[in-house]
RNA sequence: GGCGGCUAGGGUUCCGGCUCGCAUGAGCGUCUGGUCCGAGAGCUGCCGCCCGGGAGCGUAACUUCCGGGUGCACGGCGGGAUAAAAGCCCGGGAG
Numbered sequence: 001g002g003c004g005g006c007u008a009g010g011g012u013u014c015c016g017g018c019u020c021g022c023a024u025g026a027g028c029g030u031c032u033g034g035u036c037c038g039a040g041a042g043c044u045g046c047c048g049c050c051c052g053g054g055a056g057c058g059u060a061a062c063u064u065c066c067g068g069g070u071g072c073a074c075g076g077c078g079g080g081a082u083a084a085a086a087g088c089c090c091g092g093g094a095g
Base pairs, nucleotide, nucleotide: 001047002046003045004044005043006042009037010036014034015033016031017028018027019026020025048070049069050068051067052066053065054064055063056062072092074095078090079089080088
C1' cells in the first nucleotide's frame, strides 16, 4: 500500500414491529430490531513491502522457511452516491 471480517456510527429499500382498516391496503424510522451502508485519523486477518537469519546452490540470481517492522495523525462548512443517512465518497481535502 491492497483486499476481507467486524465494531462505533448510520438511516429506511426489504423483513419484522406499531397505528388505522372487515379486507386489498395506507401511514409511522419521533420503532429496541434482522437484512443493508459503514471508518485515513477504530479493532482484526491475509497479501504486499522493508530488515535480519536458516535451508537448497560452487558463487550469484532465484526458490522456500522462520523472526521482527509497516510509524504519526486535530479537523469543519459544503457537495455526491444509494431506498436513505452516516465516522461512506470528494478527503490524510480546506484550515
Annotation: RNAcentral holds the sequence, with entries from MGnify. Predicted 3D model of a 95-nucleotide RNA (Guanidine-I riboswitch aptamer) from uncultured Bradyrhizobium sp. Taxonomically the source falls in Bradyrhizobium (Bacteria, Pseudomonadati, Alphaproteobacteria, Hyphomicrobiales).